This is a predicted structure of a 181-nucleotide RNA (Lysine riboswitch aptamer) from Peptococcaceae bacterium UBA3937. The coordinates come from a structure-prediction model, not an experiment, and the mean pLDDT is 78.
[in-house]
RNA sequence: GGGUGAGGUAGGGGUCGCGAAAAUCAUGAGUAGAGCGGGGAGCCGGCAGCGUUGAACCGAAGUAAAGGGAUUUUCGCCGAAGUGUAGUUGAUCGGCCGGGUCACUAUGCUGGGCCUGCAUUGAAAAAGUGCAGGACUGUCAUCUGAUAGGGCCCGAUAUCAGAUGGAGAACUAUCUCACAG
Numbered sequence: 001g002g003g004u005g006a007g008g009u010a011g012g013g014g015u016c017g018c019g020a021a022a023a024u025c026a027u028g029a030g031u032a033g034a035g036c037g038g039g040g041a042g043c044c045g046g047c048a049g050c051g052u053u054g055a056a057c058c059g060a061a062g063u064a065a066a067g068g069g070a071u072u073u074u075c076g077c078c079g080a081a082g083u084g085u086a087g088u089u090g091a092u093c094g095g096c097c098g099g100g101u102c103a104c105u106a107u108g109c110u111g112g113g114c115c116u117g118c119a120u121u122g123a124a125a126a127a128g129u130g131c132a133g134g135a136c137u138g139u140c141a142u143c144u145g146a147u148a149g150g151g152c153c154c155g156a157u158a159u160c161a162g163a164u165g166g167a168g169a170a171c172u173a174u175c176u177c178a179c180a181g
Base pairs, nucleotide, nucleotide: 003179004178005177006176007175008174009173010172011171014078017077018076019075020074021073022072023071024070025069036059037058038057042050043049045097046096047095081110082109083108084107085106086105087104089103090102091101092100093099111137112136114134115133116132117131118130119129120128121127139166140165141164142163143162144161145160146159147158148157
């Protein structure tokens, strides 16, 4: 100066990186519900229940909300985060169940965003999720080539280009300890 292992610290991928909160806007929707008029016995995923004290449905008038989305600002970050399966776990919506949402635990998958197709959730041609495919991009490894000290050759190192492949417990830089030489 290098090697191996353990631990710590700091970073980068990108101009649509990931997530959260707030505000505004559009959509939801001229929809649901309530009231009025007509109508005259049904409504409901199941049980229960509601209904002649007026169901379904129609009309006029006149109006919502939630989830999801866009923009801006702020905050936390780089397994950021997301997601599959399981739990006879907890909380919550619902009269109860089916079902839905949130949190936790175990375990598996995904480097990242985008596009396309199918399925599913959804009001949706938005968006999400799963599966499959496609190119792009970052990182590391191997190979080939080019450039870099006056010239030639060889080797090492660095950068760039191309090809192939791997995965984030990675990668880059750095510190401490231990070990081998």

About this RNA
The sequence was found by an Rfam model in a public genome assembly. Its Rfam family is "Lysine riboswitch aptamer". Rfam describes the family as follows. Riboswitches are metabolite binding domains within certain messenger RNAs that serve as precision sensors for their corresponding targets. Allosteric rearrangement of mRNA structure is mediated by ligand binding, and this results in modulation of gene expression. This family includes riboswitches that sense lysine in a number of genes involved in lysine metabolism, including lysC. Its family is annotated with lysine biosynthetic process in the Gene Ontology. Lineage of the source: Bacteria > Bacillati > Bacillota > Eubacteriales > Peptococcaceae.